[in-house]
The RNA shown here (transfer RNA) has 73 nucleotides and comes from a Candidatus Berkelbacteria bacterium. Model confidence (mean pLDDT): 81 of 100. Its Rfam family is "tRNA". The family's RNA type in Rfam is transfer RNA. The source organism's lineage runs through Bacteria, Bacteria candidate phyla and Candidatus Berkelbacteria.
C1' cells in the first nucleotide's frame, strides 16, 4: 500500500424489501422461603461508532472519517 468483513442496551446477539428498536445473561423490585440460593412475574436500562447525503420516513441505501479482525502484496 490495496481488498473483505464487523461496530445495536453494561455483556453476548438478532433486526427481512426502509416504517421510528427487540431477545438472553447481568443488575433492580416483588412473590415464594425461618433466611439464602434455586425458580417464577414484573419494570427499568439505547445520540443505532462519529459526520454528511437521499428520502414525507435511515439500524438498514449513498459517501466520507475512527475502531476492530482477516486476507493480498
Nucleotide at each position: 500500500g490495496c481488498c473483505g468483513c464487523c461496530u445495536u442496551a453494561g455483556c453476548u446477539c438478532a433486526g427481512u424489501u426502509g416504517g421510528u428498536a427487540g431477545a438472553g445473561c447481568a443488575g433492580c423490585a416483588c412473590u415464594u422461603u425461618c433466611g439464602u440460593a434455586a425458580a417464577g412475574u414484573g419494570a427499568a436500562g439505547g445520540u443505532c461508532c462519529c459526520g454528511g447525503g437521499u428520502u414525507u420516513g435511515a439500524g438498514u441505501c449513498c459517501c466520507g472519517g475512527a475502531g476492530g479482525c482477516g486476507g493480498c502484496u